[in-house]
């Protein structure tokens, strides 16, 4: 310097443009337990910034920003 590929809760992950964006684990309250633990129920948590296309966009364009890989 070119090209490709990736960016979703504290982490990991799933969503063929259409339901209130899904699940585990972690953490919170409460139940269980003489206490912890392990188990149960609930609860809060996120689409990487900015524009565009569409009646709707996490998904498609296009740019930036981060990573990670080719390549001389």
């Nucleotide at each position: 310097g070119u090209c490709u590929u990736u960016a979703u809760a504290g982490u990991c992950u799933a969503a063929a443009g259409g339901u209130u964006a899904u699940g585990a684990c972690a953490u919170u309250a409460c139940c269980c337990u003489u206490u912890c633990a392990c188990g149960g129920u609930a609860a809060a948590a996120a689409u990487a910034c900015g524009a565009g296309u569409u009646c709707a966009a996490a998904u498609c364009u296009c740019g930036u920003u981060a990573a990670a890989g080719a390549u001389a």